This is a predicted structure of a 106-nucleotide RNA (SAM riboswitch aptamer (S box leader)). The sequence was found by an Rfam model in a public genome assembly. It matches the Rfam family "SAM riboswitch aptamer (S box leader)". For this family Rfam cites "YbxF and YlxQ are bacterial homologs of L7Ae and bind K-turns but not K-loops" (Baird et al., RNA, 2012).

């Protein structure tokens, strides 16, 4: 880096350091010096682990990752329905794809 496979509408800080940018692209709408992203501490969650005599629910605990603006911020491909109007546009819903994060593979 590649494949398989689960989940992504809940949850999480008036704290320290520091000091411009930030959310995966792109484009829109956003946050940010009333402090970004980065570390630290502190929190959530329960994917993997642990214990409960085995599995299988379950229930605990939190060793291992994860995560702490906005539904994965919305859109972006195809579909269905609607609703304006004229050849596009909007609205809502379903699906994929693309991403993330665990598990496992080769």
């Nucleotide at each position: 880096g590649u494949c398989u496979u689960a989940u992504c509408a809940a949850g999480a800080g008036c704290g320290g350091c520091u000091g411009a940018g930030g959310g995966a692209c792109a484009g829109g709408a956003c946050c940010u010096u009333u402090g970004a992203a980065g570390c630290c501490c502190g929190g959530c969650a329960a994917c993997c682990u642990g214990u409960a005599u085995u599995u299988g629910c379950u229930a605990c605990a939190a060793g291992g990752u994860g995560c702490u603006a906005c539904u994965u911020c919305c859109u972006g491909c195809g579909g269905a329905a609607g609703a304006a109007a004229g050849c596009u546009u909007c609205u809502u819903c379903c699906g994929a794809a693309a991403g993330a994060u665990g598990a496992g593979a080769a």